[in-house]
Molecule: SAM riboswitch aptamer (S box leader)
Organism: Sphingobacteriia bacterium
RNA sequence: UACUUAUCCAGAAAGGCGGAGGGUCAUGGCCCUGUGAAGCCUUGGCAACCCAUAUACUGUCGCAGGUGUAUGAAGGUGCCAAUUCCAACCCAAAAGGGAGAAGAUAAGUC
Numbered sequence: 001u002a003c004u005u006a007u008c009c010a011g012a013a014a015g016g017c018g019g020a021g022g023g024u025c026a027u028g029g030c031c032c033u034g035u036g037a038a039g040c041c042u043u044g045g046c047a048a049c050c051c052a053u054a055u056a057c058u059g060u061c062g063c064a065g066g067u068g069u070a071u072g073a074a075g076g077u078g079c080c081a082a083u084u085c086c087a088a089c090c091c092a093a094a095a096g097g098g099a100g101a102a103g104a105u106a107a108g109u110c
Base pairs, nucleotide, nucleotide: 002109003108004107005106006105007104008103013043014042015041016040017039021032022031023030027087028086029085044080045079046078049076050075051072052071053070054069055068056067057066058065084102090098091097
């Protein structure tokens, strides 16, 4: 970098440096921001993808393996305004509606 699978309406911020942008790039909105944006650092936290334990089902000759549920949080990631802020194209048309694209994250494969 590419592909596969899963998830994305929940949750969780203080301090220091910094000094004007940020919410993905562009478009239209709507917001955040000198009561201090981005970025970097420290500390703290959230969550539970990987992970650990228990258990039910499944599977096997027996193991292995698979699926679900509950609990946990040491470690690897991730995250800590607003649904991935909303829209755009399709369906619906009452909607904070549905599906998809794109994107993000995780695990895996080459």